Predicted 3D model of a 73-nucleotide RNA (transfer RNA) from a Microbacteriaceae bacterium. It matches the Rfam family "tRNA". From the family's description: Transfer RNA (tRNA) molecules are approximately 80 nucleotides in length. The coordinates come from a structure-prediction model, not an experiment, and the mean pLDDT is 82.
[in-house]
């Protein structure tokens, strides 16, 4: 330097134009237990990677950067 995927909760990922953006594991409280774990029950945790745009409306479609993988030179 081309081409290509990706980039959402500690973490691993689902959502691919329309709400209050969700899951699993993981944290905390609460219940059970001598006591931990197992079950159950609940909550908190998000600038959806930065800007820009397109639309009544953008996690979501373009553009741009910026990080990461893979591949080609």
């Nucleotide at each position: 330097g081309c081409c290509u995927c990706c980039g959402u909760a500690g973490c691993u990922c689902a959502g691919g134009g329309g709400a209050u953006a969700g899951a699993g594991c993981g944290u905390u409280g609460g219940c059970u237990u001598c006591c931990g774990g197992u079950g159950c029950c609940a909550a908190a945790a998000g600038u959806c990677g930065g800007g820009g745009g397109u639309u009544c409306g953008a996690a979501u479609c373009c553009c741009u950067c910026c990080g990461g993988g893979g591949g080609c030179a």